[in-house]
Overview: A computed fold for a 76-nucleotide RNA from a Solirubrobacteraceae bacterium, annotated as c-di-GMP-I riboswitch aptamer.
RNA sequence: AUCCCGAACAGGCAAGCCCGUCGUGAGGCGGGUGCGCAAAACCAGGGGCCUCAGCCGAGGUCGCCCAGUUGCCGAA
Numbered sequence: 001a002u003c004c005c006g007a008a009c010a011g012g013c014a015a016g017c018c019c020g021u022c023g024u025g026a027g028g029c030g031g032g033u034g035c036g037c038a039a040a041a042c043c044a045g046g047g048g049c050c051u052c053a054g055c056c057g058a059g060g061u062c063g064c065c066c067a068g069u070u071g072c073c074g075a076a
Stems, first nucleotide, its partner, number of pairs: 005074002012037002016033007035063001041069002045066003048061005
């Protein structure tokens, strides 16, 4: 240094709910709160689920899973 791993330290993110706002909708964004998370950072490639439409489609969800890219700290 890297990989595995996850004690501590310093931090980080933010489910659900409330308010505002965008969207036909799933849902997104902002503020508050705080369920939880060692990648709960990014990514829609594969699958799952959801929405719209009805004709072989379009969209959403990465805090559902897998894969990919990147990253903080350093005890056993």
The sequence was found by an Rfam model in a public genome assembly. Its Rfam family is "c-di-GMP-I riboswitch aptamer". Rfam's curators write: GEMM was predicted in a large-scale screen for bacterial structured RNA regulatory elements. The model forms 94% of the base pairs in the Rfam consensus. The prediction has a mean pLDDT of 88.